[in-house]
RNA sequence: CCGUAGCUCAAUUGGUUAGAGCGCCGGACUGUCGAUCCGGAGGUUACGAGUUCAAGUCUCGUCGG
Numbered sequence: 001c002c003g004u005a006g007c008u009c010a011a012u013u014g015g016u017u018a019g020a021g022c023g024c025c026g027g028a029c030u031g032u033c034g035a036u037c038c039g040g041a042g043g044u045u046a047c048g049a050g051u052u053c054a055a056g057u058c059u060c061g062u063c064g065g
Stems, first nucleotide, its partner, number of pairs: 001065003006022004015053001024040005046062005
């Protein structure tokens, strides 16, 4: 310094339901697969505590790289 979905990463000055791509599942299309299109599932934001009306974001500790 970093830790956010299975993987790679966003999330503005602390603020509205935490999103994107790939992957996965279903459907359309196709002689089949692939590609393409439509829809869907999937998150204890590493763990614990604190500050605050409100924490992924700030503070402290722990764990891991």